[in-house]
Context: one part of a larger RNA
RNA sequence: UGACGGGGACUCGCACAAGCGGUGGAGCGUGUGGUUUAAUUCGAUAAUAAGCGGGGAACCUUACCUAGGCUUGACAUCUUCUGAAUACACCCGAAAGGGAGUAGUGCCGUAAGGAACAGAAUGACAGGUGUUGCAUGGUUGCCGUCAGCUCGUGUCGUGAGAUGUACGGUUAAGUCCGAUAACGAGCGCAACCCCUAUCCUGAUUUAUACUUUAUCAGGAAACUGCCUCGGCCAACGGGGAGGAAGGUGGGGACGACGUCAAAUCAGCAUGGCUCUUACGUCCAGGGCUACACGCAUGAUACAAUGGCCAGUACAAAGGGUUGCCAAACCGUAAGGUGGAGCUAAUCCCACAAAGCUGGUCCCAGUUCAGAUUGCGGGCUGCAAUUCGCCCGCAUGAAGUUGGAAUCGCUAGUAAUCGCGCAUCAGCCACGGCGCGAUGAAUACGUUCUCGGGUCUUGUACU
Repeated sequence: UGACGGGGACUCGCACAAGCGGUGGAGCGUGUGGUUUAAUUCGAUAAUAAGCGGGGAACCUUACCUAGGCUUGACAUCUUCUGAAUACACCCGAAAGGGAGUAGUGCCGUAAGGAACAGAAUGACAGGUGUUGCAUGGUUGCCGUCAGCUCGUGUCGUGAGAUGUACGGUUAAGUCCGAUAACGAGCGCAACCCCUAUCCUGAUUUAUACUUUAUCAGGAAACUGCCUCGGCCAACGGGGAGGAAGGUGGGGACGACGUCAAAUCAGCAUGGCUCUUACGUCCAGGGCUACACGCAUGAUACAAUGGCCAGUACAAAGGGUUGCCAAACCGUAAGGUGGAGCUAAUCCCACAAAGCUGGUCCCAGUUCAGAUUGCGGGCUGCAAUUCGCCCGCAUGAAGUUGGAAUCGCUAGUAAUCGCGCAUCAGCCACGGCGCGAUGAAUACGUUCUCGGGUCUUGUACU
């Protein structure tokens, strides 16, 4: 100087408290540990792993296992030779692969030859999701959107260093003011960027009966600007006016010096090491989906603020040509037939749901709950047995609000309700990312718990 303290002072944060809803109990989904296995590929492991990489494991993916093949190789460049490419069909085979044929003669060039492609040979080489994240780049997590981290010159100190950056106020903020052996500056803070809330102007067609809405572009508006009180005639704080909006209006992007030899050599790149008829590569089948069990995270419930039936209302944001798919018809339904429209403010996905109105159930393991299982069907796809989703009928399990403990949230938030998208043939999505609808309660306060900041103090640690 730091670090640490079951030292002190001040201070902040859904940190506690005050509230609302959960998790921990149940069955189910997913991930993970463990166990099992020929293989259950690999990585991630307190906070900062565990619906994480994976924004889609039936084949493929795929890295794993078993079996069968290939060896200049599945892929790239170069050298030599042959043949156009390509199409068709035969035998062995699960395929890959191996063997043996037929047709075909193209383009550029006078020719030699050349371009593309295929086959053979030779070696240079290819190839490795093999190893090392403790050799690395890049990227990322956490402290933390916390308010800090430094430098130049000067000054002080023998020096390590200190000062500046302490202090008094103030702020979300090392924000600003005052003061000051410091004076300035940089990286951070804030602002500049995007979305959103109000208005104006212009433009536009596919919206709209009229009024108008929407989209795009440009502009106005908010700055403690005005008033008042407090404060040091300061920074700033309390209240008020006007205003669509008020003191950072709300949200996003943006993450300082550094810490954890944190994570990733399997996204990519890359040094070293290592394999080279195999640790490369092709193919079929299997596995990644196993199951005495532990953990994590979700969705569904245990019901009457409810379940079921009938009628009826109101969104936003997205996606669509190998696509979205209307009307009509068939089917209880999933779905099928059908083919209009749409390269989309035009057509379609697409009926939003909770809500409201009426009826029924009468507190029960039930008209709650839906696991599990049987049968029958539909769809995607070469192919649903291992191992897909959906529909109908039947079956109806545990579960009556969950121990110790523990999580999220301060406002259009929590909670509840549905809708869309990416990935994608299909889908194990109850996940992720968005969108709107309905719409609360509570915060006395900072003693305590956790984490952070500033100053100070102790220390046998640095």
Molecule: small-subunit ribosomal RNA, 3' major domain
Organism: Candidatus Magasanikiibacteriota bacterium